[in-house]
RNA sequence: UAAGGUAGACGGGCGGCCGCCUGUUGUGAUUAUUCGUCACGACCGGAGGAAAGUCCGAGCUCUCCCGGAAGAAUGCCCGCUAACGGCGGGGCGGGGUGACCCGACGGAAAGUGCCACAGAAAUAUACCGCUGCAUGUCAGUAAGGGUGAAAUGGUGGGGUAAGAGCCCACCGCAAGGGUGGAGACAUCCUUGGUCCAGGUAAACCCCAUUCGGAGCAAGGCCUAAUAGGGGUAUAUAUGGCUCCGGGCCAUACCCGGGUUGGCCGCUUGACUUGUUCGGCAACGGACAGGCUAGAUAGAUGGUCGCCACUUCGUAACAACGAAGGACAGAACUCGGCUUACAGUCCGCCUUAGCCU
Numbered sequence: 001u002a003a004g005g006u007a008g009a010c011g012g013g014c015g016g017c018c019g020c021c022u023g024u025u026g027u028g029a030u031u032a033u034u035c036g037u038c039a040c041g042a043c044c045g046g047a048g049g050a051a052a053g054u055c056c057g058a059g060c061u062c063u064c065c066c067g068g069a070a071g072a073a074u075g076c077c078c079g080c081u082a083a084c085g086g087c088g089g090g091g092c093g094g095g096g097u098g099a100c101c102c103g104a105c106g107g108a109a110a111g112u113g114c115c116a117c118a119g120a121a122a123u124a125u126a127c128c129g130c131u132g133c134a135u136g137u138c139a140g141u142a143a144g145g146g147u148g149a150a151a152u153g154g155u156g157g158g159g160u161a162a163g164a165g166c167c168c169a170c171c172g173c174a175a176g177g178g179u180g181g182a183g184a185c186a187u188c189c190u191u192g193g194u195c196c197a198g199g200u201a202a203a204c205c206c207c208a209u210u211c212g213g214a215g216c217a218a219g220g221c222c223u224a225a226u227a228g229g230g231g232u233a234u235a236u237a238u239g240g241c242u243c244c245g246g247g248c249c250a251u252a253c254c255c256g257g258g259u260u261g262g263c264c265g266c267u268u269g270a271c272u273u274g275u276u277c278g279g280c281a282a283c284g285g286a287c288a289g290g291c292u293a294g295a296u297a298g299a300u301g302g303u304c305g306c307c308a309c310u311u312c313g314u315a316a317c318a319a320c321g322a323a324g325g326a327c328a329g330a331a332c333u334c335g336g337c338u339u340a341c342a343g344u345c346c347g348c349c350u351u352a353g354c355c356u
Base pairs, nucleotide, nucleotide: 001352002351003350004349005348006347008345009344010343012307013306014305015304016303017302018301020046021045023043024042025041026040027039028038029037030036048327052338053337055336056335057334058333059332060215061214062213063212064247065246066245067244068243069242071211072210073209074208075207076090077089078088079087080086091105092103093102094101095100106206107205111204112203113200114199115198127145128144129141130140131139132138133136153171154170155169156168157167158166172195173192174191175190176189177188178187179186180185219264220263221262222261229255230254231253232252233251238250239249240248271290272289273288274287275286276285277284278283309324310323311322312321313320314319
């Protein structure tokens, strides 16, 4: 200098004027007084890193309880967390020169199924080939070739008529053991050629662990008014989260009419900032601070000026002028994951080239 990997931050700033919303507070009006309501002021605060997706997990609310079955989800080891299908650190496998990245990562010796097409043959076989001689629709063979994702473990040597774990060495595989590690695993030794075709479980299945259901349009309260109306089933029935069993409780269901207005839930939280201790880290503890939207047809804005950033032009810096600014708007809250994003800043690491 170029090309990569990985982890972050910002995504405009300041000021004036006008406007909107919650809260606190002052004055005035209304009200018997207070509350409440209205008007005019002052002060604090007011849309994100994803607010998006609604994919997971919870807090919270309602739904009768317990057990079993069914169903669903996850799936190497150890930790973190309220929990998770999340995060951190490892192991093994794969990709990459590398920094790094990816993994739907339990079990095929419980059982069932599948391996299309091609090929001679895919739970078993001999098409071509090689060898033999009694030369045949014969015998031996599975080393070589072909087909295929996969063809009687692989490479090399010996041996043989030609070949083959037929024999040997190494590797692989199986069984038994030693060492290290908390563990997944790693490594070493012994024996075995009577070494058991192979693959596939994001196929059914088996094993282990976890899990009721519905959701803020949950749910609760107040006010007012209407028709305290009509019908069906029935107490050994029916209903109360799928099925079964047990317990507990209660009448259940349908039609029609009225109100569909207000208040709560609604923001102090598994919250956040700083320092410090423990831990590789995720994260946890201690101490000291902070309060940061709560709207309800839905507020959080408009405008002016200056400055900053990027691009272009003028003869270069400066200066001047012009243009530009991404993805995108809370609606009960929080922890994650996934997706979108113009531009700017920046740490660490890898590879290649050059210079010193």
The RNA shown here (Bacterial RNase P class A) has 356 nucleotides and comes from an SAR202 cluster bacterium. The prediction has a mean pLDDT of 77. It is recorded under the gene name rnpB. Rfam family: Bacterial RNase P class A. Rfam classes the family as a ribozyme. The RNAcentral record of the sequence draws on ENA. RNAcentral records the identical sequence in 2 taxa.